[in-house]
Molecule: transfer RNA
Organism: Microcaldota archaeon
């Protein structure tokens, strides 16, 4: 220089036949207890890496870049 995967909430990850962004942990708030931890419940919290196209619509399809593993050389 080449290939392969990967980058989505604080973290660790699903979501790839194009149309609703989510789960668990944590973090607040309540509820149960004498209190507090288990544990129920509910809430904040996201330019889905950047950037351009394709599309009536892109996390998701195509181009280019930037990080991060592995591999070849």
């Nucleotide at each position: 220089g080449c290939c392969a995967c990967g980058g989505u909430a604080g973290c660790u990850c699903a979501g790839u036949c194009g149309g609703g962004a989510g789960a668990g942990c944590a973090u607040u708030c309540g509820g149960c207890u004498g209190a507090a931890g288990a544990c129920c419940g509910a809430a904040g919290g996201g330019u889905c890496g950047c950037u351009u196209g394709u599309u009536c619509a892109a996390a998701u399809c195509a181009g280019g870049c930037c990080c991060g593993u592995g591999g070849c050389a």